Transfer RNA from a Minisyncoccota bacterium, 71 nucleotides, folded computationally. It matches the Rfam family "tRNA". The family's RNA type in Rfam is transfer RNA. RNAcentral holds the sequence, with entries from ENA. Model confidence (mean pLDDT): 85 of 100. The organism belongs to Minisyncoccota, within Bacteria.
RNA sequence: AGCGGGGUAGAGUAACGGCAAUUCGCGAGGCUCAUAACCUCGAGAUCCCGGUUCGAAUCCGGGCCCCGCAA
Numbered sequence: 001a002g003c004g005g006g007g008u009a010g011a012g013u014a015a016c017g018g019c020a021a022u023u024c025g026c027g028a029g030g031c032u033c034a035u036a037a038c039c040u041c042g043a044g045a046u047c048c049c050g051g052u053u054c055g056a057a058u059c060c061g062g063g064c065c066c067c068g069c070a071a
Stems, first nucleotide, its partner, number of pairs: 002069006010024004018054001026042005047063005
């Protein structure tokens, strides 16, 4: 070379082909004498390039990277 699995906010994990969600973290406000806890709000992501489709994180092809099997 080969076979299988995976790549999604800063980190972990979701998502029938149709609004990308959730936990922690981060920022602001509230509460408090104060901090933590708690409550509210907010910012932040689909590995890259093509194809199919009215529509792609999802399907197909080719790359790159990670894990495992085999050698």